[in-house]
The RNA shown here (transfer RNA) has 74 nucleotides and comes from a Candidatus Heimdallarchaeota archaeon. Lineage of the source: Archaea > Promethearchaeati > Candidatus Heimdallarchaeota. It matches the Rfam family "tRNA". Its family is annotated with triplet codon-amino acid adaptor activity in the Gene Ontology.
RNA sequence: GCCUUAGUAACUCAGCUCGGUAGAGUGAUUGACUUGUAAUCAAUUUGUCGCGGGUUCAAAUCCCGCCUGAGGCU
Numbered sequence: 001g002c003c004u005u006a007g008u009a010a011c012u013c014a015g016c017u018c019g020g021u022a023g024a025g026u027g028a029u030u031g032a033c034u035u036g037u038a039a040u041c042a043a044u045u046u047g048u049c050g051c052g053g054g055u056u057c058a059a060a061u062c063c064c065g066c067c068u069g070a071g072g073c074u
Base pairs, nucleotide, nucleotide: 001073002072003071004070005069006068007067010026011025012024013023020057027045028044029043030042031041032040050066051065052064053063054062
C1' cells in the first nucleotide's frame, strides 16, 4: 500500500440483506416481599447508532470520504 471484517445504552449484542417510532439481555436505581441479606416480582433508568458529507418526504440502514480495532496479502 491492498483485501476482508467489526464499530449501536455502563457491558454483551440484535436490527442493516428489503430505508418508515432505536431494541433485547445483563447492570444500576426505587418499591413490594423478608427479622435482615440473597433470590423472586413490579416499575424506572441510559443512545449526536465511530466521525464528516451526499441522496431521499424520511437514513442505524443506501452512496462517498475519513478514523479506530481485528485478521489476511505484499